[in-house]
RNA sequence: CCUAAUACAUGCAAGUCGAGCGCUGGAAGACUAGCUUGCUAGUCUGAAGGAGCGGCGAACGGGUGAGUAAUACAUAAGUAACCUGCCUGCAAAGACCGGGAUAACGCUUGGAAACGAGCACUAAAACCGGAUAGGUAACGGAAGGGCAUCCUUCUGUUAUUAAAGGUUCAAAACACGAGCAGAUGGGCUUAUGGUGCAUUAGUUAGUUGGUGAGGUAACGGCCCACCAAGACGAUGAUGCAUAGCCGGCCUGAGAGGGUGAACGGCCACAUUGGGACUGAGACACGGCCCAGACUCCUACGGGAGGCAGCAGUAGGGAAUUUUCGGCAAUGGGCGAAAGCCUGACCGAGCAACGCCGCGUGAGUGAUGAAGGUUUUCGGAUUGUAAAGCUCUGUUGUAAGGGAAGAACGUCCGUGUGAAAAACAUGGAGUGACGGUACCUUACCAGAAAGCCACGGCUAACUACGUGCCAGCAGCCGCGGUAAUACGUAGGUGGCGAGCGUUAUCCGGAAUUAUUGGGCGUAAAGGGUGCGUACGCGGCCUUUCAAGUCAUGUUGAAAGCGUGGGGCUUAACCCCAUAUAGCCAUGGAUACUGGAAGGCUAGAGUACUGGAGAGGAAAGUGGAAUCCAUGUGUAGCGGUAAAAUGCGUAGAUAUAUGGAGGAACACCAGUGGCGAAGGCGACUUUCUAGCCAGAAACUGACGCUGAUGCACGAAAGCGUGGGGAGCAAAUAGGAUUAGAUACCCUAGUAGUCCACGCUGUAAACGAUGAAUACUAAGUGUUGGGGGAACUCAGUGCUGCAGUUAACGCAAUAAGUAUUCCGCCUGUGGAGUAUGCACGCAAGUGUGAAACAUAAAGGAAUUGACGGGGGCCCGCACAAGCGGUGGAGUAUGUGGUUUAAUUCGACGCAACGCGAAGAACCUUACCAGGCCUUGACAUCCCUUGCAAAACUGUAGAGAUACAGCAGAGGUUAUCAAGGUGACAGGUGGUGCAUGGUUGUCGUCAGCUCGUGUCGUGAGAUGUUGGGUUAAGUCCCGCAACGAGCGCAACCCUUGUCUUCAGUUACCAGCAUUCAGUUGGGGACUCUGGAGAGACUGCCGGUGAUAAACCGGAGGAAGGUGGGGAUGACGUCAAAUCAUCAUGCCCCUUAUGGCCUGGGCUACACACGUACUACAAUGGCUGCUACAACGAGACGCAACAACGCGAGUUGAAGCAAAUCUCUGAAAGGCAGUCUCAGUUCGGAUUGAAGUCUGCAACCCGACUUCAUGAAGCUGGAAUCGCUAGUAAUCGCGGAUCAGCAUGCCGCGGUGAUACGUUCUCGGGCCUUGUACACACCGCCCGCCAUACCAUGAGAGUCGGAUAUGCCCGAAGCCGGUGGCCUAACCGCAAGGAAGGAGCCGUCGAAGGC
Repeated sequence: CCUAAUACAUGCAAGUCGAGCGCUGGAAGACUAGCUUGCUAGUCUGAAGGAGCGGCGAACGGGUGAGUAAUACAUAAGUAACCUGCCUGCAAAGACCGGGAUAACGCUUGGAAACGAGCACUAAAACCGGAUAGGUAACGGAAGGGCAUCCUUCUGUUAUUAAAGGUUCAAAACACGAGCAGAUGGGCUUAUGGUGCAUUAGUUAGUUGGUGAGGUAACGGCCCACCAAGACGAUGAUGCAUAGCCGGCCUGAGAGGGUGAACGGCCACAUUGGGACUGAGACACGGCCCAGACUCCUACGGGAGGCAGCAGUAGGGAAUUUUCGGCAAUGGGCGAAAGCCUGACCGAGCAACGCCGCGUGAGUGAUGAAGGUUUUCGGAUUGUAAAGCUCUGUUGUAAGGGAAGAACGUCCGUGUGAAAAACAUGGAGUGACGGUACCUUACCAGAAAGCCACGGCUAACUACGUGCCAGCAGCCGCGGUAAUACGUAGGUGGCGAGCGUUAUCCGGAAUUAUUGGGCGUAAAGGGUGCGUACGCGGCCUUUCAAGUCAUGUUGAAAGCGUGGGGCUUAACCCCAUAUAGCCAUGGAUACUGGAAGGCUAGAGUACUGGAGAGGAAAGUGGAAUCCAUGUGUAGCGGUAAAAUGCGUAGAUAUAUGGAGGAACACCAGUGGCGAAGGCGACUUUCUAGCCAGAAACUGACGCUGAUGCACGAAAGCGUGGGGAGCAAAUAGGAUUAGAUACCCUAGUAGUCCACGCUGUAAACGAUGAAUACUAAGUGUUGGGGGAACUCAGUGCUGCAGUUAACGCAAUAAGUAUUCCGCCUGUGGAGUAUGCACGCAAGUGUGAAACAUAAAGGAAUUGACGGGGGCCCGCACAAGCGGUGGAGUAUGUGGUUUAAUUCGACGCAACGCGAAGAACCUUACCAGGCCUUGACAUCCCUUGCAAAACUGUAGAGAUACAGCAGAGGUUAUCAAGGUGACAGGUGGUGCAUGGUUGUCGUCAGCUCGUGUCGUGAGAUGUUGGGUUAAGUCCCGCAACGAGCGCAACCCUUGUCUUCAGUUACCAGCAUUCAGUUGGGGACUCUGGAGAGACUGCCGGUGAUAAACCGGAGGAAGGUGGGGAUGACGUCAAAUCAUCAUGCCCCUUAUGGCCUGGGCUACACACGUACUACAAUGGCUGCUACAACGAGACGCAACAACGCGAGUUGAAGCAAAUCUCUGAAAGGCAGUCUCAGUUCGGAUUGAAGUCUGCAACCCGACUUCAUGAAGCUGGAAUCGCUAGUAAUCGCGGAUCAGCAUGCCGCGGUGAUACGUUCUCGGGCCUUGUACACACCGCCCGCCAUACCAUGAGAGUCGGAUAUGCCCGAAGCCGGUGGCCUAACCGCAAGGAAGGAGCCGUCGAAGGC
């Protein structure tokens, strides 16, 4: 206590009156008597208390919200259809005379108890009879009134019907009875209003109405008998679900939406169901009876109970308090009153649950303290913050004072008064809260700050830790080693005795749109028409006054708003004022509406013409197919190519004749007709609609259209026909990895007809119907007009306008009106279920759970396409030569290893970093050593040694010993020490700089201003030409500009000029020799220049740009080559060139040394070299280069060696000398097609050189050996001119080591062209891609989990109907029985009671 209207221990919550009555009781007091003056006895008065009779109250107050969608509530009315205790007023008129009982009490007695039974006694304001009054009822009479029934007043007759006293000396006051009014409180009736579902469409027999009787306070089918057949319902009946209703409260600008806690009004309920009694009032929370469930007591026979009163307990739950004080105040009950009762109420307690107010200090204080955090190491920040100094004292603590709330009643006085009544006034007395609020004094800054956040939204940032972990998260999202997003810290921001989270509601959300949305493509126009209800509706006049406008009543109080006031302020409280709506009243009449009359512009009828695949029926026609026959012979058919198939049993082809069914070539047209679906040969018949003209008729007859009815392609279904062609299914042949497909050969339902069903389509213009208005231009169909033009359709372009854009634009998607249909994120799903329809197939209607942050539209820029167009490139093609096969070299992978250091991985890694690993290099491994260190800076101490050289030990690093004495002592030198630091080829190229590769030397990439577009963006940059080129020209809403292209630079090709040494040598002299003299011509060298610009001519072209051809020229259209690489892409490569942030190591991940390794080897790949031979090999002779290099060097020449080379040695720091003999080539010879005189690997032996050192692991030489290999599968590479191919030469690195790399020259070949492959550029197109096709994405599936449907059934709940049983109780009946009051002399009667019976009837049963 928002959940359990679940169950409740204990206490309290409704009593009171003795001034209604009789008992009981006996405190206390008085009197009398006895006597031991304090005891006994008696009498009288008699308080408190006790139960009983009686009166009033208990129907209020308090609780709860289960039920209830109307017997409720709100608002407004009615009651001429009613009641009302206590209270008030009126008449001043009543209370007269009698009677009989009974409880208590007493005696007896039953029972465990609860509770009784019998006998006897007694009182009343209890009960009863009579009288009278007035009232009531019935029947009359009169007057008045109204609203239909009728109402009010007066009056006559008959009937019926009252009372009570107590207190007091008395009076008064109180109590009692009848009447008439009032007030208060109710009963009943009516209208309107407030809820979800139509997957609830029909409901109802006392049901609807009438007549009569009954019943009630009262109307009424409320009940009963009879009669009639009605009543309610798409304006939502009935059913189901949910729910107390309202004033109000929350939110919102409002309209609305949500809600019904507290406070207030009404209703309903009181353990569940039923029932009545009493009473003014109940069908009664703390009353009664019965039934059910539950709990408790019991002696087992029987009894008791009802917290949804206040506290409290258990339970449930996320969750909700004390078994408190007091009747002092307010209110209630009783009483004459005192007073009693009051868990109503007033207060306190618990809970920051809410609202409001206050504090936790204020001022000053810079060395900007310490500490913390951070750092670029300078500082910054925390921060005037602290400390310190000077103050204050709210609150707190202590002490003292101390309220208002108190008024009444009562008592004692006073005054007015006849009064003791009443009124006024004075005094006494009354406080739970509470010694509380408040006030004063003293004391101390003392006792008093937290929570959340800091990526954006959203105010506020750094460090460390962590490393897609741990975690955060409202949405987007953060975290994978530099996290402002996690955790912590410092700092900062926000709020502050609170702060944050969660839940719910409204708002933002114009995201259900009345205010205030939409439906061509985003969700959304029904497939089409006809038409009912509803909705809406032309012009004029008259009338009514329903809507509309005004005033008033009501609209409880509280609350809200506004204006005032009171608590120190505020919250809070008080006063005043203001209101939607309903209702009533009386006027106005413009508009809407009702009624009446008129009109013709809307609509329709008649008339005259017209076009048409509009519909239905009957008939007719030609082509193709098939059949028969003739002619005729080997193929036909089919396809990308084939095959199945047909054909010598005569096909195809051709001719003649015949059969049957279906469809109608050309005409044919964004042409026509129709509501849509749809309609196409011709003729006839029947039939519907439309258009134009003219203006005779009707007179708003109209528009739309839920439900309904009808039509409705194709496919499909049923029955019966028909069947030529075509053709699902099916069969066969192909294709293919497969091919249940696409292609081919066949072929059944079906397609056709009649009748019936189905009722759907991208049934589309994805655009509902109707009406009016709003620039133009141009086709076409049908009318009219002489024409201009006009009417009705059907197209295109286009303005305004509109649209998110695309687009639409008089055939609107524009501007307006009316009506209908439909939409509300995506998926689940047009699914499930229910219902309806259907023969079925299925159709119509049509969800939810659950999942999810998007799905979707239009347009933009890219990218992509087995899209299109144009163009380029050794891209293909045409060629030449290779690779892939062999051997070797070299690099890589893999494997191995102590280590085989590391990096590079498609093109764009792999003879790459490395322009050269035996040691070194070296970064790797093993072992031996060092620790301020091999290297840098700073500080301290020491000083003639140290280093070098020599020796010893050791693998060496290292250690020890010796030697000499230059320089230095102001130490710049060295050693030792200390710690700051050094050091790292350790990690991260995904933290970086720099550098580089690649697309690509491809022609592109952009900007400013302007313009266009809501915008992303576009334009420029596209287009027509042209170019190697975004190169140039022209055009153009663009005009210009930048980075790129080109040019400027280097080299090469020609010439001129200047200069000639080491280069050159024509002529002159000379020599073996440009050797020398000489020359400055030539070659050459290196300075400066010239030259090439489409400049000239012709043609083509737009007269342009340019292209083609030509001339001249060494060179011709960028002459050849190089350098030069736009914006950017690839997180491309590199932390191991270098630099560098962060991280890591610090007697080691640093440093030194020796040895080893980087050189391994079943294998795979890349790049090369050498070959396989005769365009060749070998041998001999012989010719012609260029670029370069050289002193730790190149080395002529001579000698020696077969040779590599060695020993001497001239020259040259170079146009002088040397390397340096170029080779292919040429001229001869030989070999003769063989694994060879090809090829040279491998291996053996002997050597040379370099070097400290060639074992692992160098190159070369000689002799010997003589593998594989006979031109290379699939595939693949390079190259367009002095290029490929081929031949040799040089250089860097380097002690030595090249088949690699970088250069040099010698000899010296082929392209029709752009279909295809690859790559690239521009334009265009499609896109569901944007990590961009290496994209995106679909289907199927194991297992597990979530949600839903179905399911033989089963269980539970609710409701309805029928039957049975039938408690209590009201009502009705009643033989017999019982009974005080009244009548009667009596018998008896009247009346009543129990009992019994009956109707109804809860629970229960079937």
Record summary: Small-subunit ribosomal RNA from an uncultured bacterium, 1406 nucleotides, folded computationally. RNAcentral holds the sequence, with entries from ENA and SILVA. Model confidence (mean pLDDT): 82 of 100.